RNAcentral holds the sequence, with entries from ENA and MGnify. Transfer RNA from a Dehalococcoidia bacterium, 74 nucleotides, folded computationally. Rfam family: tRNA. Rfam links the family to the GO term triplet codon-amino acid adaptor activity. It is annotated as a transfer RNA. Rfam's curators write: Transfer RNA (tRNA) molecules are approximately 80 nucleotides in length.
[in-house]
RNA sequence: GCGGGUGUGGUUCAAUGGCAGAACGCGACCUUCCCAAGGUUGAGACGCGGGUUCGAUUCCCGCCAUCCGCUCCA
Numbered sequence: 001g002c003g004g005g006u007g008u009g010g011u012u013c014a015a016u017g018g019c020a021g022a023a024c025g026c027g028a029c030c031u032u033c034c035c036a037a038g039g040u041u042g043a044g045a046c047g048c049g050g051g052u053u054c055g056a057u058u059c060c061c062g063c064c065a066u067c068c069g070c071u072c073c074a
Base pairs, nucleotide, nucleotide: 001070002069003068004067005066006065007064010024011023012022013021018054026042027041028040029039030038047063048062049061050060051059
């Protein structure tokens, strides 16, 4: 340099053109003498920019980050 994959709460992953979810983690409360476990509840996310669309996290383009493969040079 070329081609391809991935990018969503703190972490690991879902889902979807029309309300963004789960598990673990975190905060508060209940329970307990205390801790742990358990229960209730709360906060917290669609990599960035543009386009299409009534509506984009989803489709298209560019960029960024990361991973894989190929090639060149050293």